This is a predicted structure of a 509-nucleotide part of an RNA (large-subunit ribosomal RNA, domain I) from a Candidatus Tethybacterales bacterium.

Context: one part of a larger RNA
RNA sequence: UGCGUGUGGUGAAUGCCUCGGCGAUUACAGGCGAUGAAGGACGUGGCAAUCUGCGAUAAGCCCCGGGAAGCCGAUAAACAGGCGCCAAUCCGGGGAUUUCCGAAUGGGGAAACCCGACUCGCGCAGGCGGGUCAUCGUCAUCUGAAUUCAUAGGGUGGCGAAGCGAACCCGGCGAACUGAAACAUCUCAGUAGCCGGAGGAAAAGAAAUCAACCGAGAUUCCGGGAGUAGCGGCGAGCGAAACCGGAACAGCCCGUGUCCGCAAAAGUUGCGCAAUCCAGCAGAAUCUUCUGGAAAGGAGAGCCGAAGGGGGUGACAGCCCCGUAUGCGAAAGAUUGCACAAUGGGCGGACGAUGAGUAGGGCGGGACACGUGUUAUCCUGUCUGAAUAUGGGGGGCCCAUCCUCCAAGGCUAAAUACUCGUAAUCGACCGAUAGCGAACAAGUACCGUGAGGGAAAGGUGAAAAGAACCCCGGGAGGGGAGUGAAAUAGACCCUGAAACCGCAUGCAU
Numbered sequence: 001u002g003c004g005u006g007u008g009g010u011g012a013a014u015g016c017c018u019c020g021g022c023g024a025u026u027a028c029a030g031g032c033g034a035u036g037a038a039g040g041a042c043g044u045g046g047c048a049a050u051c052u053g054c055g056a057u058a059a060g061c062c063c064c065g066g067g068a069a070g071c072c073g074a075u076a077a078a079c080a081g082g083c084g085c086c087a088a089u090c091c092g093g094g095g096a097u098u099u100c101c102g103a104a105u106g107g108g109g110a111a112a113c114c115c116g117a118c119u120c121g122c123g124c125a126g127g128c129g130g131g132u133c134a135u136c137g138u139c140a141u142c143u144g145a146a147u148u149c150a151u152a153g154g155g156u157g158g159c160g161a162a163g164c165g166a167a168c169c170c171g172g173c174g175a176a177c178u179g180a181a182a183c184a185u186c187u188c189a190g191u192a193g194c195c196g197g198a199g200g201a202a203a204a205g206a207a208a209u210c211a212a213c214c215g216a217g218a219u220u221c222c223g224g225g226a227g228u229a230g231c232g233g234c235g236a237g238c239g240a241a242a243c244c245g246g247a248a249c250a251g252c253c254c255g256u257g258u259c260c261g262c263a264a265a266a267g268u269u270g271c272g273c274a275a276u277c278c279a280g281c282a283g284a285a286u287c288u289u290c291u292g293g294a295a296a297g298g299a300g301a302g303c304c305g306a307a308g309g310g311g312g313u314g315a316c317a318g319c320c321c322c323g324u325a326u327g328c329g330a331a332a333g334a335u336u337g338c339a340c341a342a343u344g345g346g347c348g349g350a351c352g353a354u355g356a357g358u359a360g361g362g363c364g365g366g367a368c369a370c371g372u373g374u375u376a377u378c379c380u381g382u383c384u385g386a387a388u389a390u391g392g393g394g395g396g397c398c399c400a401u402c403c404u405c406c407a408a409g410g411c412u413a414a415a416u417a418c419u420c421g422u423a424a425u426c427g428a429c430c431g432a433u434a435g436c437g438a439a440c441a442a443g444u445a446c447c448g449u450g451a452g453g454g455a456a457a458g459g460u461g462a463a464a465a466g467a468a469c470c471c472c473g474g475g476a477g478g479g480g481a482g483u484g485a486a487a488u489a490g491a492c493c494c495u496g497a498a499a500c501c502g503c504a505u506g507c508a509u
Base pairs, nucleotide, nucleotide: 001508002507003506004505005504006503007502008501009500015494016459017458020430021429022427023426024425025424026423027422028421029419030418031164032163039101040100041099042055043054044053046079049075050074051073061095062094063093064092065091066090070083071082072081106115107114108113116133117132118131119130120129121128122127135161136160137159138158139157140156141155142154143153168199169197170196171195172194173193179186183233209216210215220247221246222245223244224243230238231237251411252410253409254355257351258350259349260348261347262346267343268342269341270340272338273337274336275335276334277333280328281327282326286301287300288299289298290297302319303318304308310322311321312320360384361383362382363381364380365379366378367377370396391406392405393404394403395402446453447452466493469480470479471478472477
C1' cells in the first nucleotide's frame, strides 16, 4: 500500500409517522363598500421579538343565551400580579368603541404625512372636544349674462354613483407564435390580452320560426343525427341543421280608444305560526390473570349494540376517555314557507287599432359550419328607399303556384355555467426531493431600480423524568454519577443505507 473481516466517524437515503396538501360529493352561500370596504401602516400585554386578537374603551367594553371549575391566546416555560360557583375563562347572537392610510371624498401629498375653512360646546385665557366642507349624475327649487323673453352659467336641498372581489356570464376592441411540413387566402381564433357592464347565475326566450303539402308549436341544456350535409390555396383544416330521445316547462305587457261584464293578481311591508341554520344537552356495555417499562396483546370469564364510523389513551380497546346510532335544544339574529292585514291596481268579452328613414335596394365590410360562390338569411359604414292586412316577410340564386308566419317596442321562472367561501362526508390520492410555492416566523428569507422572481427548512421520549453532584478544560466538549424500557433515544436528539475517512486485525506485497 492492496484485499478481507470487525468496530467506529461522517453522511443522509430508506422505513414508519403527519397539526399539511390534492381531488370529489351533498347542502348552504354567492357578495363587501361613503353607516368608509378589500388591503394595509402604527399602536395595544407587568416584563413583549414574531404570530394571533384587538383599536387610545386597544389579547379587550356592555347585553342576551349556552356552559361549567377553572382561567389570564401561541412560540413559551419561569417570575410578578390578578380573576373565578355573587358563575369567570370559553362558545353562539346582538350592541358599543373602532388611531392613521386606502374609492379616500376639505386642500395638498414622496400612502399611513403636511396644511386649512366654517360651525357648535366647554374654558378667564393659552386652548380642548364634536360636527361639516371632494367630484359626477339626477330630481326639485332659488337666481340669472351677452340679449327683451329666454338660454348658458351660478347657488341650495333630496336621492344615487364611485372602490374591491376566485371563477362563471354578456358586450366592445382584438393579436402573434403555430399549422399549412416554405408562404400570402386560410389556420391558430374571435383564442390570449385590454376595456365596459351585470347577476347569483348571466345570456336567450313566446315565431315576420321550422317543416314540406304531413305537420310541429318560446328559450336553454344533454344524448343522438354526425365528423354526416356542406365549406375549403377543395390544401391544411373548418364543420352545421331539420328531426328523434331526454332535462325542465309559463306565459305575458306597452303602444290604445269606446262600450259591456266580472271582480281584487304579482310584488313590497308588518304581525302571527311553522320549519331550518347559527352555541349546545342526554347518550348502552368489563373484569381477572400472564408477559411487559407500560396492556388495548395472550389466557379465562362476561356484557352492550338503532352505537363493531373515527380519534385518543405508555403495544392492537365495541364495553377506559372523546365520541358514534338515536333522541332533544334557542333569549337574540338569519333564511324559507303558510295565514292575515296594509299597500298595490287586476281579469274577461265586443268593436277598433297594431311599431318608417323602417323593410327592401346599390357600394364596402362583418356574422351565419358556408372563404362571393348560382349564395339565400342576419347586422350595418355610406347613398337611397316601399307597402300598410285587398298588405307584408320567409320557404338557400331567381320566377310561378302552394304552404307558413306577422318585422321595424318590451318583460319573463326552471332545466344550464362557475366556486373566493361555510358545513359535513368520502378517496385502489401524496406522505416532507412527494403533496399547494408554502406541514415549520412562506409569498417569508433572499434576488431585482422596477414589473417581477422566489427558496431551504418536519420527527428526543409514554412522560422532560431535558442529565443534581463530582472530575479534566478558559470555553467548547468530554469522563463518571443519576433519569429512562432504551442515552449508539442527550437536545446537531426515531430508524440511520451508500459514497468518503479512521482504528484493530488476517493475508499479500
It matches the Rfam family "Bacterial large subunit ribosomal RNA". Its family is annotated with structural constituent of ribosome and ribosome in the Gene Ontology.